[in-house]
About this RNA
Predicted 3D model of RNase P RNA and transfer RNA as a complex of 456 nucleotides. Rfam match: Bacterial RNase P class A. The family's RNA type in Rfam is ribozyme. Model confidence (mean pLDDT): 78 of 100.

RNA sequence: GGAGAGGUCCAGACGGUCGCUCCCUUCGGGGAGAGGAAAGUCCGAACUCCCACGAGCAGCAUGCUCGCCAACAGCGAGGCGCGGCGACGCGACGGAAAGUGCAACAGAGAACAGACCGCCUGGCGUUCUUCGGGACGUCCGGCAAGGGUGAAACGGUGCGGUAAGAGCGCACCGCACCGCCGGCGACGGCGGUGGCACGGCAAACCCCAUGCGGAGCAAGACCAAAUAGGGAAGCGGAACGUGAGCCGCUCGUCUCACACGCCGCAAGGCGACGCUUCCGGGUAGGUCGCUCGAGGACCCCGGCAACGAGGUUCCCAGAGGAAUGACCGUUACCUGCCUCGGCAGGGACACAGAACUCGGCUUACGGGCCUCUCCGUCU
RNA sequence: GCGCCCGUAGCUCAGCUGGAUAGAGCGACGGCCUCCGGAGCCGUAGGUCAGGGGUUCAAAUCCCUUCGGGCGCACCA
Numbered sequence: 001g002g003a004g005a006g007g008u009c010c011a012g013a014c015g016g017u018c019g020c021u022c023c024c025u026u027c028g029g030g031g032a033g034a035g036g037a038a039a040g041u042c043c044g045a046a047c048u049c050c051c052a053c054g055a056g057c058a059g060c061a062u063g064c065u066c067g068c069c070a071a072c073a074g075c076g077a078g079g080c081g082c083g084g085c086g087a088c089g090c091g092a093c094g095g096a097a098a099g100u101g102c103a104a105c106a107g108a109g110a111a112c113a114g115a116c117c118g119c120c121u122g123g124c125g126u127u128c129u130u131c132g133g134g135a136c137g138u139c140c141g142g143c144a145a146g147g148g149u150g151a152a153a154c155g156g157u158g159c160g161g162u163a164a165g166a167g168c169g170c171a172c173c174g175c176a177c178c179g180c181c182g183g184c185g186a187c188g189g190c191g192g193u194g195g196c197a198c199g200g201c202a203a204a205c206c207c208c209a210u211g212c213g214g215a216g217c218a219a220g221a222c223c224a225a226a227u228a229g230g231g232a233a234g235c236g237g238a239a240c241g242u243g244a245g246c247c248g249c250u251c252g253u254c255u256c257a258c259a260c261g262c263c264g265c266a267a268g269g270c271g272a273c274g275c276u277u278c279c280g281g282g283u284a285g286g287u288c289g290c291u292c293g294a295g296g297a298c299c300c301c302g303g304c305a306a307c308g309a310g311g312u313u314c315c316c317a318g319a320g321g322a323a324u325g326a327c328c329g330u331u332a333c334c335u336g337c338c339u340c341g342g343c344a345g346g347g348a349c350a351c352a353g354a355a356c357u358c359g360g361c362u363u364a365c366g367g368g369c370c371u372c373u374c375c376g377u378c379u
Numbered sequence: 380g381c382g383c384c385c386g387u388a389g390c391u392c393a394g395c396u397g398g399a400u401a402g403a404g405c406g407a408c409g410g411c412c413u414c415c416g417g418a419g420c421c422g423u424a425g426g427u428c429a430g431g432g433g434u435u436c437a438a439a440u441c442c443c444u445u446c447g448g449g450c451g452c453a454c455c456a
Base pairs, nucleotide, nucleotide: 001375002374003373004372005371006370007369008368009367010366012331013330014329015328016327017326018325020033021032022031023030024029035351039362040361042360043359044358045357047216048215049214050213059212060211061210062209063208064078065077066076067075068074079093080091081090082089083088094207095206099205100204101201102200116147117146118143119142120141122139123138124137125136126135127134128133155173156172157171158170159169160168174196175194176193177192178191179190180189181188182187220288221287222286223285230279231278232277233276234275235274236273241258242257243256244255245254260271261270262269263268295314296313297312298311299310301308302307333346334345335344336343337342338341380452381451382450383449384448385447386446389405390404391403392402398436407423408422409421410420411419429445430444431443432442433441
């Protein structure tokens, strides 16, 4: 100098003017006001309602070990595997010897398979011969070393062995089982035994273990109009009633309209209708839920750590079609210039904007700092 | 705010218990036919299967994540 890996921090500060939302007020004013992701809504909880005596099936989720946490698919530490020269990163990482299933094309054969080319003993035929045998063809057999197909071909490498071969025998590696040792454990190490069985896919069905009732603040609770509708009680009906007309207005006269159904001889009863009063439910609207919380900062102790115990201290948006804005000045900082101390310019830049609240994950995005790795060059 | 669904050619859709060239109809373009056009017949082009990653021998299909689009919501009856 280049290329990377891991971690951590910030997302400016102060002042002024004019506004916006909320709170307090002695009505003068005073105080507070977005994020690391407020985002995606992917997990987990808190809270609330519904259901509920419990249990099971189905379904869904999780899936190495130990720990942490209110809980989790999160976090920490570790094991194993994979990737990277490395710093380091990633892992849905239980079971394929419970069962069912899948594997196109190619290939002889795709799961307890298989012989296309090939290798080999023997028989027969042809042919050559230096008479030892060789070459070719064919038949009965043996083999799976080599070639070939495929993503994958039923342990690998080497030596021996054999007609040719083969765990057929042996050594090493791998694998399985057993024992001992270390570790809480996942697992690791050492030794022995076995000639090798048990191929792959479970982000195919499935099996095993563990967990899960459902819905979500538009949850839900309280107060409560107008109108309509529901329920209850009371009153009303042939007259001296009610309504309308005539009229500038009022009254009278006058004119017109209204008076239901069932049972019953009737009296009356029941219903409908009308009026009055009361009750209860819901809506509009209002209030609560609504921000003091598994809360923040600092110190200290235990723990490798996640985290836990203790102490001190702080109060930090709560709107509801939804506030958090605009402008100005100084400055941290950045860039450029040179006489190395000044000058000039920029100085709310990226991603983004709370809506019941927390713990995580994921995604978007600007910059600074620290540690580490590899390569190159110089000394 | 919360819950749910979808994305395949220019348009509308199929394929989604994985299997190799991803199809169909309409449309586009070219040819035949016709005096010309339409209809008809024949042919051709056109696809990041929304993007990225993973599982697998193999992914439009299975899983994760992101992006885009759409639907629904309180109470009473």